This is a predicted structure of a 100-nucleotide RNA (SAM-I/IV (S-adenosyl methionine) riboswitch aptamer) from uncultured Haliea sp. The source organism's lineage runs through Bacteria, Pseudomonadota, Gammaproteobacteria, Halieaceae and Haliea. The coordinates come from a structure-prediction model, not an experiment, and the mean pLDDT is 76. Rfam family: SAM-I/IV (S-adenosyl methionine) riboswitch aptamer. A reference for the family is Weinberg et al. (2008), "The aptamer core of SAM-IV riboswitches mimics the ligand-binding site of SAM-I riboswitches", RNA. The family has 417 seed sequences and 567 matches in Rfam 15.1.
[in-house]
Parts: sequence; structure tokens; C1' cells
RNA sequence: UCCAAGCAUCAAGAAGGGCUAACGCCCGCCAACCUGCCUCCCUGGGCAAGGUGGUUCCCCAAAGGGGAUGUGGCCGAUAUCGGCAACCAAGCAGGGCUCC
Repeated sequence: UCCAAGCAUCAAGAAGGGCUAACGCCCGCCAACCUGCCUCCCUGGGCAAGGUGGUUCCCCAAAGGGGAUGUGGCCGAUAUCGGCAACCAAGCAGGGCUCC
């Protein structure tokens, strides 16, 4: 790094436009999955900033099954280490810790 496994989700939401022969790409729109931020920590909640994803999945009478997506990104080393960026948004609740 990739795959697998595990876990979570597939309830709701979304708007179209441009380029292309097509694949696909770009802008827009939707959405809190990862990172980041809102608070030092935990839980909850929030924020589309960084990274994805989606912009209306399939089979089944049902149970369920399949399939899909997420489980941060970049740079340099190369054995596992070091470094970088993350908004003009939100700027909170409960508990804990420390100090006065």
C1' cells in the first nucleotide's frame, strides 16, 4: 500500500448546468462516514473546512440475501519514523480533570 475480516449505514435528503463519440471530468446540490474545529478529556450535539461518498441499488410474499459506501489526506524517509494543511462556518449541553 492492497485485499480480507470486523463494525456502521443504505430511514430521510439532493437541482440542475457545462464539456465529451463514449467512458468520464468540472461546477452546483445533498449528506456528519473518517480527519479537523466548536472545550483539556468523555458522551451527546453542532460546523460541509480537509478526505470520501451520494444526487434516488438489486432479488424476495416475508424472513432474509446480494451489492454498494465509509473506516482521513499530502510530503519526505523507509521499516512503522518525521513533518504539513484543514473555513470568513459552528462557536453548545451534561459529566470529569486541573487551577484559583
The sequence was found by an Rfam model in a public genome assembly.